[in-house]
Context: one part of a larger RNA
Molecule: small-subunit ribosomal RNA, central domain
Organism: Angiopteris lygodiifolia
């Protein structure tokens, strides 16, 4: 490199947007660049191939013939690719009308609890553990009542989520302002405007970093008490960064569905959820609760075929196909060294070899 692969064996980029590129609906017409066919020219000689001949044969040599990818020119064909033009609507999008949601950002606000402080009552313990001790307490603790301060997280609803929303990370007290996306119905409009996406750009948990705030609880580090042969731990008492806010970095995770994005085709069944249409029901009538059916969109459980090394997957595929991207190629050395880019740093990204089994 090819081939074969990427849920768990090595292997899907953390996620998106999007440039180049690759790939790409239906009908008609034109053109003839690619493509296909035919003819002509060219494709030096020698060599090679076939036949014949000359040295006694052969090697060798001579003659004749044929072959020669390709290239150039001319003529022709029009299915496909490309190009140009016209048209279409099913892909894609816009519009109108509905609709569900912890989607995002800002502001405001609420109660419970912990802690601290103040005051009152009250007196000797409290706290902790397997048991203790360190620790707190006659300078009045713990307990209890009232009041105040401050920070963080949002109990019940709320479910062991099989619920919802978001591209992923992720998102939950309540109110409000601004705002992104989705789904359904209508089929009014545009008319292929699409898919993917090397580089690139943006987003990206936690921890960490910088500056300035904040600091109730928790708590790396650290200190002490225990335990123990030891105990740089597990347990206990304390406790600083941090956790919180603003702004700016970092750019990593078992960033997991360990499963890239998109499209089409495929046996059933059950649960759930958001629309639309519709039936039953109830009622004087109507609305609504409730119970079904059809259909579109999401979330789940089984399972046929098929696939799989097996486990399992199974219309939300790991089935059958297509398009584009990323990645793998024995274990260790090693995600190391060196170089480069980025970063305040921590480090991140890129990423070997010797040697060894």
């Nucleotide at each position: 490199c090819u081939g074969g692969g990427c849920g768990u064996a090595a292997a899907g980029g953390g996620c998106a947007c999007g440039u180049a590129g690759g790939c790409g609906g239906u009908g008609a017409a034109u053109c003839a660049g690619g493509u296909u066919g035919a003819a002509a020219g060219u494709u030096a000689a020698a060599g090679g191939c076939g036949c014949c001949a000359g040295c006694u044969c052969a090697a060798c040599u001579g003659g004749c013939g044929g072959a020669a990818u390709g290239c150039u020119u001319u003529c022709a064909a029009a299915a496909c690719c490309a190009a140009u033009u016209c048209a279409c609507u099913u892909g894609a999008g816009u519009g109108a009308g509905a609709u569900a949601g912890a989607g995002g950002a800002g502001a405001g606000u609420g109660g419970a609890a912990u802690u601290u402080c103040g005051u009152g009552u009250g007196u000797a313990g409290g706290g902790a553990u397997a048991a203790a001790a360190u620790c707190c307490g006659g300078a009045g603790a713990u307990a209890u009542a009232c009041g105040a301060a401050g920070g963080a997280a949002c109990g019940c609803c709320g479910a062991a989520a099989u619920a919802g929303c978001g591209a992923a990370g992720g998102c939950a007290g309540c109110u409000u302002u601004c705002u992104g996306g989705g789904u359904c119905u209508c089929u009014a409009c545009u008319g292929a405007c699409g898919c993917u996406g090397g580089g690139g750009u943006g987003c990206g948990a936690a921890a960490g970093c910088a500056u300035g705030g904040g600091g109730a609880g928790c708590a790396a580090a650290c200190a002490g008490g225990a335990u123990u042969a030891g105990a740089u731990a597990c347990c206990c008492u304390g406790g600083u960064a941090g956790u919180c806010c603003a702004u700016g970095c970092c750019g990593u995770a078992a960033a997991c569905g360990a499963u890239g994005a998109g499209u089409g085709u495929u046996c059933g069944u059950c649960c759930u959820u958001g629309g639309u249409c519709u039936g039953c029901g109830g009622u004087c009538u109507g609305c609504a609760a409730g119970c079904g059916g059809a259909u579109c969109g999401g979330g789940g459980g089984c399972c046929c075929a098929g696939c799989u090394a097996a486990c399992g997957c199974g219309u939300u595929a790991a089935a059958c196909a297509c398009u584009c991207c990323g990645c793998c190629u024995g274990g260790g050395g090693a995600g190391u060294a060196c170089g480069g880019u980025c970063g305040c740093a921590a480090g991140a990204c890129u990423g070997a070899a010797a040697c060894u089994c």